[in-house]
RNA sequence: GCCCCGGUGGUGUAGCCAGGUAGCACGCGGGGCUGUCACCCCCGAGACCCGGGUUCAAAUCCCGGCCGGGGCGCCA
Numbered sequence: 001g002c003c004c005c006g007g008u009g010g011u012g013u014a015g016c017c018a019g020g021u022a023g024c025a026c027g028c029g030g031g032g033c034u035g036u037c038a039c040c041c042c043c044g045a046g047a048c049c050c051g052g053g054u055u056c057a058a059a060u061c062c063c064g065g066c067c068g069g070g071g072c073g074c075c076a
Stems, first nucleotide, its partner, number of pairs: 001072007010026004020056001028044005049065005
């Protein structure tokens, strides 16, 4: 340098192909349960890497960039 894959709450991830309420688990906060704690149950806060395009509408499609991983190449 080229190619491929990925980036979503604090953490791990689904959703992307085929656009239409951002979901799940753990964690965190509150409540219930319990003699207490744990477990369990209920409720709540919290996220789409950045910019542009298309569209009524973009996490999703398109273009560019950044970051991470892998493969190939160069190394005069």